A computed fold for a 75-nucleotide RNA from an uncultured bacterium, annotated as transfer RNA. Rfam family: tRNA. Rfam's curators write: Transfer RNA (tRNA) molecules are approximately 80 nucleotides in length. The family's RNA type in Rfam is transfer RNA. Gene Ontology term of the family: triplet codon-amino acid adaptor activity.
RNA sequence: ACCGUCGUGGUGCAGUCUGGUAGCACACGGGCUCUUUAGUUCCUGAGGUCGAAGGUUCAAAUCCUUCCGACGGUA
Repeated sequence: ACCGUCGUGGUGCAGUCUGGUAGCACACGGGCUCUUUAGUUCCUGAGGUCGAAGGUUCAAAUCCUUCCGACGGUA
């Protein structure tokens, strides 16, 4: 330099192919349970505007372009 994969709450991931309500688990706050503490189970809440910018569209995490970062490959 070129090619490929990836970037989504605090963490790990799904959702992208086929555009149409941003979801799961763990962690965290509150409640219930418990003689009490801790813990388990259960209920509930908060936490993202999807790596950045632009474009297409009624509508973009999703499609297109450029850039940034991580990993791998070729030279």
The coordinates come from a structure-prediction model, not an experiment, and the mean pLDDT is 80.